[in-house]
Context: one part of a larger RNA
């Protein structure tokens, strides 16, 4: 010496469930595969190293010795790893009692608003803009009152809040259903962690079939603006946005930060559950556990910053990076109805 890395420089799979594999708590006894020690054999010659010698020296050459990480057999050791066996409860899980939550699914339902239709009142404008015009209106609009239809979304509460693995989730009610948290005992007895493949979930847009269509609105049309205006602004407006079923499988899918465990100052909010103190009681005050923010010590960092929710100190497992362009492209393969997705180069060039 036996790579270095992945928040922002290249680099964490979008997220989960889990197969193989890798790794794995405390302890009894045993075995001796790994491991360690001794012995034996082997480890060709030449070479390297040591000693002596031959060419006048040296290079070169000759002789002897040593070394030879390795392999096999054998004798032993038993701390560690492994295997077998017995035990344990601190990891993990189950039962019980609680409260919190936009977690998911199905059905129903409520009010506000927009639009449209019918009727009443009413008359000349309305709408829109920087200013206008396209547009709507004497066939009665805009405004206002009453009635009706239909679709979509749920103001206030609302939060620097909560829930979920992620995507994401927000009126109310009922039913079905997942997870987390807290408390006190009892039970199981390492049942654990990670996870190549695999399987599932996965915003928006897009696609297929059928429905629905109020508002909004790619495309499109018109009016403006402008030198032009295939835009920004305005008037319209179709896919789409909504529902059912089936595809697609991507994203600045972001904390641009994979998962698990242990350890390492504090301070201060919010949130869920508990204990103590106090009181008539809710508060106040002290304190335990879980989550979620801000500030900050040591330490880390190229800096910015991170800092018990680590980017600190360590262990285990997975994924990924290795100069820019060519290129996330070509070819091939797999998937898809298609759009395209996944995997993934090279020549050449700087």
């Nucleotide at each position: 010496c036996u790579g270095g890395g992945c928040g922002u420089a290249a680099a964490g799979c979008g997220c989960g469930u889990g197969u193989a594999g890798g790794c794995g708590g405390c302890u009894u006894g045993g075995c001796a595969a790994g491991u360690c020690a001794g012995g034996u054999g082997u480890g060709a010659a030449a070479g390297c190293c040591c000693u002596c010698g031959g060419c006048u020296c040296a290079a070169c050459c000759g002789a002897g010795g040593a070394a030879g990480u390795g392999c096999a057999c054998u004798u032993g050791a038993a701390a560690c790893u492994g295997c077998c066996u017995g035990g344990c409860u601190a990891g993990a899980g189950u039962a019980c009692g609680g409260g919190a939550g936009a977690g998911g699914g199905u059905a129903g339902u409520a009010g506000a608003a927009u639009u449209c239709c019918c009727g009443g009142u009413g008359u000349a404008g309305a709408g829109g803009u920087g200013a206008a015009a396209u547009u709507c209106g004497u066939a009665g609009a805009u405004a206002u009152c009453g009635g009706g239809a239909g679709g979509a979304a749920u103001a206030c509460c609302g939060g620097u809040g909560g829930c979920g693995a992620a995507g994401g989730c927000g009126g109310c009610u009922a039913c079905c259903u997942g997870g987390a948290c807290c408390g006190a005992u009892a039970c199981u007895g390492a049942c654990g962690c990670u996870g190549a493949g695999a399987c599932g979930c996965g915003a928006a847009a897009g696609c297929g079939u059928g429905g629905g269509g109020a508002g909004c609105a790619a495309a499109c049309a018109g009016g403006a603006u402008u030198a032009g205006a295939u835009a920004c602004c305005c008037u319209g407006g179709u896919a789409g946005u909504c529902c059912a079923c089936g595809c697609c499988g991507u994203a600045a899918a972001c904390g641009a930060u994979g998962g698990a465990a242990a350890c390492u100052a504090g301070g201060u909010g919010c949130u869920g559950c508990g204990g103590g103190u106090a009181u008539c009681g809710a508060c106040c005050c002290c304190u335990g556990c879980g989550g979620u923010g801000c500030c900050g010590u040591a330490g880390c960092u190229a800096a910015c910053g991170c800092g018990u929710u680590a980017a600190g100190u360590u262990u285990c497992c997975c994924g990924c990076c290795u100069g820019g362009g060519g290129a996330g492209u070509a070819c091939g393969g797999c998937c898809g109805c298609a759009a395209g997705g996944c995997u993934a180069a090279a020549a050449c060039u700087c």
The part of an RNA shown here (small-subunit ribosomal RNA, central domain) has 350 nucleotides and comes from a metagenome. The prediction has a mean pLDDT of 88. Rfam family: Bacterial small subunit ribosomal RNA.